[in-house]
RNA sequence: UCCUGUAAAGGGCAAACUCACUGGAAGGUGAGGGCGCAAAGCCGCGGACCCAGAUCGGGCUGCCGGGCUGCCGGG
Numbered sequence: 001u002c003c004u005g006u007a008a009a010g011g012g013c014a015a016a017c018u019c020a021c022u023g024g025a026a027g028g029u030g031a032g033g034g035c036g037c038a039a040a041g042c043c044g045c046g047g048a049c050c051c052a053g054a055u056c057g058g059g060c061u062g063c064c065g066g067g068c069u070g071c072c073g074g075g
Base pairs, nucleotide, nucleotide: 002075003074004073005072012037013036017032018031019030020029021028022027035062041068042067043066045065046064047063049059050058051057
């Protein structure tokens, strides 16, 4: 550097739901809570979906794909 993920080790993230705040909405933030995740880290780049509208726009990557980066193990 490339491929790979499986026992481990150190860990990490956090679904549904609840409460509070926030937004016109989709949704978002914090706390609790864990369904799960080898990138469930980052980027809205392409597609899908959602909101709004019927123009512009907004949301979501833990829907699929892509790009960048990373711990440990094996080859």

c-di-GMP-I riboswitch aptamer from a Candidatus Acetothermia bacterium, 75 nucleotides, folded computationally. The coordinates come from a structure-prediction model, not an experiment, and the mean pLDDT is 82. It was read from a public genome assembly, where an Rfam model found it. Its Rfam family is "c-di-GMP-I riboswitch aptamer". Its family is annotated with cyclic-di-GMP binding in the Gene Ontology. Rfam describes the family as follows. GEMM was predicted in a large-scale screen for bacterial structured RNA regulatory elements.